[in-house]
RNA sequence: GCAGCAGUCUGUUCUGUCGCUGCAGGUUUAACCUGCGGAGGAAAGUCCGGGCAACAUAGAGCACCGUGCUACCUAACGGGUAGGCGCUGCAAACGAAAGUUUGCAACGACAGCAAGUGUCACAGAAACAAAACCGUCUCGGCUAAGCCGAGAUAAGGGUGAAAAAGCGGGGUAAGAGCCCACUCGUUGUGGUGCGAGCCACAAUUGGGAUAAACCUCACGGGUUGAAAGACCAAACAUACCCGGUAAAGGGCUGCUCGCCCAAUAUUUGCAGCAAUGCAAAUUGCCGGAUGGGUAGGUCGAUUGAGCCUGGUUGUGAAAUCAGGCCUAGAUAAAUGACAGAAAUCGGCUUGCCGAUACAGAACCCGGCUUACAGGACUGCUAUUUUU
Numbered sequence: 001g002c003a004g005c006a007g008u009c010u011g012u013u014c015u016g017u018c019g020c021u022g023c024a025g026g027u028u029u030a031a032c033c034u035g036c037g038g039a040g041g042a043a044a045g046u047c048c049g050g051g052c053a054a055c056a057u058a059g060a061g062c063a064c065c066g067u068g069c070u071a072c073c074u075a076a077c078g079g080g081u082a083g084g085c086g087c088u089g090c091a092a093a094c095g096a097a098a099g100u101u102u103g104c105a106a107c108g109a110c111a112g113c114a115a116g117u118g119u120c121a122c123a124g125a126a127a128c129a130a131a132a133c134c135g136u137c138u139c140g141g142c143u144a145a146g147c148c149g150a151g152a153u154a155a156g157g158g159u160g161a162a163a164a165a166g167c168g169g170g171g172u173a174a175g176a177g178c179c180c181a182c183u184c185g186u187u188g189u190g191g192u193g194c195g196a197g198c199c200a201c202a203a204u205u206g207g208g209a210u211a212a213a214c215c216u217c218a219c220g221g222g223u224u225g226a227a228a229g230a231c232c233a234a235a236c237a238u239a240c241c242c243g244g245u246a247a248a249g250g251g252c253u254g255c256u257c258g259c260c261c262a263a264u265a266u267u268u269g270c271a272g273c274a275a276u277g278c279a280a281a282u283u284g285c286c287g288g289a290u291g292g293g294u295a296g297g298u299c300g301a302u303u304g305a306g307c308c309u310g311g312u313u314g315u316g317a318a319a320u321c322a323g324g325c326c327u328a329g330a331u332a333a334a335u336g337a338c339a340g341a342a343a344u345c346g347g348c349u350u351g352c353c354g355a356u357a358c359a360g361a362a363c364c365c366g367g368c369u370u371a372c373a374g375g376a377c378u379g380c381u382a383u384u385u386u387u
Base pairs, nucleotide, nucleotide: 001383003381004380005379006378007377008376009375010374012342013341014340015339016338017337018336020038021037022036023035024034025033026032040358044369045368047367048366049365050364051363052225053224054223055222059257060256061255062254063253064221065220066219067218068217069083070082071081072080073079084110085108086107088105089104090103091102092101093100094099111216112215116214117213118210119209120208133157134156135153136152137151138150139149140148141147142146165183166182168180169179170178184206185204186203187202188201189200190199191198192197229299230298231297232296239290241288242287243286244285245284246283249261250260251259265282266281267280268279269278270277271276306325307324308323309322310321311320312319313318343356344355345354346353347352348351
């Protein structure tokens, strides 16, 4: 320097003419004029978390759902920052070997498997508190370099994703943590760190995997959504019917309990000694259906967990202080069209041609995910050239 991969930021500008629209002002019956403005990094997806509004307000149990290494940041989050541990890959070093250490990268759905219940097909002798197919060794028999029987074995081989920690040496009939030293694991003690953890020493033979299997543990859990919701005005029929009820009904994941809100009646008839029960009507309350009237306006609605610059603290995410800025608000939906030039990129005939992506607010904000022509920057891999 070229190429590839990954990540971060950005992602068109100006002038003229005409048009739409918000706010303010001027003039004015209307309408017109002036000034300042008018769609994003994802506005998309609707996957998470909140603000705000309504549902008046607690609690307990069970069920259901979500999260799950540590610390910190944040309004909060399944987000972010910094660490820890683990698997994998690459490079280097120590070691006889097993293995260990350092650096870099990427990933992790990283609480618990002796609390319990399950699953591990096939292959294999055997897949959990489970083991002897081949082989090896000893003894005996047959007869002869092999076969049969009994016992021992788990170092070698086979099967498998996984088979009673590993390497070296000793020992043994042959073997085995059987013994020795080293490494790994487990337990204990001490040190260190806010913590997850790490280090050292000692003891010890130490027989799987799986919880995005059921489950156990810890923490947490609310529904709707601006067409939410609030206010004003106007109009009609306190019409008619059905069911329930005198506490039914209603109240923040579901159910139960509990608590609260709301009402707590009247008359008549029958039965009854009475208390009281049954039925009907009226009144009130709750739910449903038929039918009638209105559907106009204001707020919510854009000043925010806001943005920019600088200082201080912090490894950092961020916090804090000072100064500056106000930057769409429609309501069936405005934010545009045309012309010219510039900028960037590509092609080549150096002058011309072509291209400029993904895409459009609707209560607001913080994340995540997805789409994207071009440009800038950073890291890694491989290669080329030069020093």